A computed fold for an 89-nucleotide RNA from Massilia sp. Dwa41.01b, annotated as c-di-GMP-I riboswitch aptamer.
RNA sequence: UAUUGAACAGGGCAAACUUCGCGAAAGCGGAGGACGCAAAGUCAACGGUCUAAUGAGCCACCCGGCUCGAUGACGGCAGGACUGCCAAA
Repeated sequence: UAUUGAACAGGGCAAACUUCGCGAAAGCGGAGGACGCAAAGUCAACGGUCUAAUGAGCCACCCGGCUCGAUGACGGCAGGACUGCCAAA
């Protein structure tokens, strides 16, 4: 330096759920809580998934209903880029 993660050290993050707040929703943030995680650290520019407010179209023409559609999200869906703790073999 690269690989690797059975072990060592210091530790770190925090799913479901509860609660408060934000949001049209998906979802996000705080507090509690731990299912798990060696990148569950950062990046939404690729694939995938979720939502559908504004908008467009259609129907109805009073309320409204349906479809399309990210500019909204998910990195704890997978890949990729960058960075990083420990160090037995």